Record summary:
Predicted 3D model of a 96-nucleotide RNA (c-di-GMP-I riboswitch aptamer) from Paenibacillus sp. CECT 9249. Its Rfam family is "c-di-GMP-I riboswitch aptamer". Rfam's curators write: GEMM was predicted in a large-scale screen for bacterial structured RNA regulatory elements. Genes associated with GEMM are involved in a diverse array of functions, including chemotaxis regulation, signal transduction, secretion and chitin. The sequence is in RNAcentral, with records from ENA. The source organism's lineage runs through Bacteria, Bacillati, Caryophanales, Paenibacillaceae and Paenibacillus.
RNA sequence: UAACCGAAAAGGCACACUUAUCGAAAGAUAGGGUCGCAAAGCUAUAGGGGUUAAGGCGUUGUCCGCAUGGAAACGUUAUGCUAGCCAGUUACCGAA
Repeated sequence: UAACCGAAAAGGCACACUUAUCGAAAGAUAGGGUCGCAAAGCUAUAGGGGUUAAGGCGUUGUCCGCAUGGAAACGUUAUGCUAGCCAGUUACCGAA
């Protein structure tokens, strides 16, 4: 000096909840808040997992209808969301 690691010190972030706004939703942003976090910094069509389903596709023994169809329900679908799920990547300090 570097890696691993995580005592101390200086600091940092901000779960749940809540207020306002945006969004179809998941959720996000800002304020309050402080459960916790050694990366709770950054990265999400080019890693995985999870999540929502507006729109698309399909189904229906229900409803509407003259019919094409429509409504409702169900299923499926992400280039939407989540990194405080794993992961990748960068980084403050320096005891054992």